[in-house]
Molecule: Purine riboswitch aptamer
Organism: Sporomusa silvacetica DSM 10669
RNA sequence: AGUAUUAUGACAUAAGUACCUCAUAUAAUCUCGGGAAUAUGGCCUGAGAGUCUCUAUCUGGUAACCGUAAAUUACUGGACUAUGGGUGAACUAAAAUCAUUG
Numbered sequence: 001a002g003u004a005u006u007a008u009g010a011c012a013u014a015a016g017u018a019c020c021u022c023a024u025a026u027a028a029u030c031u032c033g034g035g036a037a038u039a040u041g042g043c044c045u046g047a048g049a050g051u052c053u054c055u056a057u058c059u060g061g062u063a064a065c066c067g068u069a070a071a072u073u074a075c076u077g078g079a080c081u082a083u084g085g086g087u088g089a090a091c092u093a094a095a096a097u098c099a100u101u102g
Stems, first nucleotide, its partner, number of pairs: 005102001007100004015092003020086006026056001029049007041066002050057001058078007
């Protein structure tokens, strides 16, 4: 002086996770079958459609309508899930390189 390697320091941050929030999907929506209730009632169940899409596809309230029959209608409040973006704090936290030392 070079090479390999241990430790320490600088580099020290990159990156990752959770929460929150925004956007997109989907309107927590629609269609069909079977069963059930009847103005103190209007429900239960199965299947399908819907998404660059997994899951979910309910619940509360208000009003109308149906003169006893088999059919509901409109409005409104409340989530989860998937993907992408943003935020500051918290947690974890490199590699390479450089310096010192063995």